[in-house]
RNA sequence: GCUGACGUAGCUCAGUUGGUAGAGCAGCGCAUUCGUAAUGCGCAGGUCGGUGGUUCGACCCCACUCGUCAGCU
Numbered sequence: 001g002c003u004g005a006c007g008u009a010g011c012u013c014a015g016u017u018g019g020u021a022g023a024g025c026a027g028c029g030c031a032u033u034c035g036u037a038a039u040g041c042g043c044a045g046g047u048c049g050g051u052g053g054u055u056c057g058a059c060c061c062c063a064c065u066c067g068u069c070a071g072c073u
Base pairs, nucleotide, nucleotide: 001072002071003070004069005068006067007066010025011024012023013022019056027043028042029041030040031039049065050064051063052062053061
């Protein structure tokens, strides 16, 4: 220098013939217990790496860019 994959909640990851974002664990509250753990119920937590474009509408499609990893030279 070229090519490919990945980037979504604190962590691990879902979410594709484009229709407005979820789970598990962790956290907080309540119930249960003599108490703790476990269990059950509930709550909170996200500018979907960034910028721009296409579209009525983008996590999803396109361009550029940043980061991580792998391969080729």